[in-house]
RNA sequence: GAGCUGGCCGGGCGGCCGCGUCACCAGGCCCGAUCAACGUCGGGCGAUGGUGCCGAGGAAAGUCCGGACUCCGCAGGGCAGGGUGGUUGUCAACGGCAACCCGGGGUGACCCGCGGGAAAGUGCCACAGAGAACAGACCGCCUCGCGUCUCGGCGCGAGGUAAGGGUGAAACGGUGGUGUAAGAGACCACCAGCACCCCGGGUGACCGGGGUGGCUCGGUAAACCCCACCCGGAGCAAGACCAAGAGGCCCCGUCCCCGGACGGGGCUGCGCAGGCGUUCGAGGGCGGCCCGUCCGAGUCUGCGGGUAGGUCGCACGAGCCUGUCGGUGACGGCAGGCCAAGAUGGAUGGUCGCCGAACGGUGCGCCGUGAGGCGCCCGGGAACAGGAUCCGGCUUACAGGCCAGCUCGU
Numbered sequence: 001g002a003g004c005u006g007g008c009c010g011g012g013c014g015g016c017c018g019c020g021u022c023a024c025c026a027g028g029c030c031c032g033a034u035c036a037a038c039g040u041c042g043g044g045c046g047a048u049g050g051u052g053c054c055g056a057g058g059a060a061a062g063u064c065c066g067g068a069c070u071c072c073g074c075a076g077g078g079c080a081g082g083g084u085g086g087u088u089g090u091c092a093a094c095g096g097c098a099a100c101c102c103g104g105g106g107u108g109a110c111c112c113g114c115g116g117g118a119a120a121g122u123g124c125c126a127c128a129g130a131g132a133a134c135a136g137a138c139c140g141c142c143u144c145g146c147g148u149c150u151c152g153g154c155g156c157g158a159g160g161u162a163a164g165g166g167u168g169a170a171a172c173g174g175u176g177g178u179g180u181a182a183g184a185g186a187c188c189a190c191c192a193g194c195a196c197c198c199c200g201g202g203u204g205a206c207c208g209g210g211g212u213g214g215c216u217c218g219g220u221a222a223a224c225c226c227c228a229c230c231c232g233g234a235g236c237a238a239g240a241c242c243a244a245g246a247g248g249c250c251c252c253g254u255c256c257c258c259g260g261a262c263g264g265g266g267c268u269g270c271g272c273a274g275g276c277g278u279u280c281g282a283g284g285g286c287g288g289c290c291c292g293u294c295c296g297a298g299u300c301u302g303c304g305g306g307u308a309g310g311u312c313g314c315a316c317g318a319g320c321c322u323g324u325c326g327g328u329g330a331c332g333g334c335a336g337g338c339c340a341a342g343a344u345g346g347a348u349g350g351u352c353g354c355c356g357a358a359c360g361g362u363g364c365g366c367c368g369u370g371a372g373g374c375g376c377c378c379g380g381g382a383a384c385a386g387g388a389u390c391c392g393g394c395u396u397a398c399a400g401g402c403c404a405g406c407u408c409g410u
Base pairs, nucleotide, nucleotide: 001408002407003406004405005404006403007402008401009400011355012354013353014352015351016350017349019055020054022052023051024050025049026048028045029044030043031042032041033040034039057384061395062394064393065392066391067390068389069235070234071233072232076291077290078289079288081231082230083229084228085227086100087099088098089097090096101115102113103112104111105110116226117225121224122223123220124219125218138165139164140161141160142159143158144157145156146155147154148153173191174190175189176188177187178186192216194213195212196211197210198209199208200207201206239312240311241310242309247268248267249266250265251264252263253262254261255260256259270304271303272302273301274300275299276298283295284294285293319338320337321336322335323334324333325332326331359379360378361377363376364375365374366373367372
């Protein structure tokens, strides 16, 4: 000087005003007890005031995976469907992560790979090309026949040939030789590759070595398919509780025109229409189907009406930080410390001052042959973006800065 990898930060300080949760204080209101009353005591509430603590992120985002939690359900079996895909670990789990293997790229640090099977079967392989998968005679090469001839050949026809040319991403092993009319794994030597067997190493993916064989087998499985393993569904608008509710039934009281009106209380949770059903079984139970089994008198659709408020879930958790031990590492064990948003028309902001990175300048000075660099001055004024049940990941966005380790060149 050029790079590679990992980690961290991602505007700061102060004044004033303001917002949200929680706690406390003051004041107000309500309820209860007590009292003749004033008052006192206890409890509760908020669009009140004050004080105090805390108050977005590395991605809070996309909602792509995996879980916790909740409800449905727990009688199973089969089919269908979905997902994953080198190996060994790690984790609550995962499609995450770590280490390693194999293949590819780079001089290197290192990076990339949806990385099982194409020798079970089916399908597809554009354009070009004669021919694209148990291939293929366009040119060429060779043999034979006929014709012609200026006796070198040329033309036509029948056949052989994959060595050469040409097309293509890919043309059915490569090089050399034998052989042949010309050729060809037709045969031979070596090499590459494949299948099988044996030996050695490794937990394993796999690696190294030896032997045998037919002579060679294209690609594509984010195409069907095959193999192995895994998989119930819905989701915090889950769900639980309180209050209210239209309509109906019952009870009590008052009134009168004697079966109605009004008021209060209790229980239930609405009305209408249609379909399918009640031992000839609708419908439901693990959600697509079938079998089996259990429950079973309601259930489904449409229209209309009512309530639409509050509390919990909901912030202590696979939690965070520090140290130490084990492990190459992901990660795990132990010890100590910490408690850190909880809104629901949805808070976390506004303004002023100071400092300030990027960036800009026809400014000044210095250095350098030069591109340019450094310092000063002036201007400028901070990227991507914001919770909504929570957690582990992945992916995507991101101005700029800092630190550590490593590689190559000089």
A computed fold for a 410-nucleotide RNA from uncultured Pseudonocardia sp., annotated as Bacterial RNase P class A. Of the family's consensus pairs, 96% are formed in the model. Model confidence (mean pLDDT): 76 of 100. RNAcentral holds the sequence, with entries from MGnify. Its Rfam family is "Bacterial RNase P class A". From the family's description: Ribonuclease P (RNase P) is a ubiquitous endoribonuclease, found in archaea, bacteria and eukarya as well as chloroplasts and mitochondria.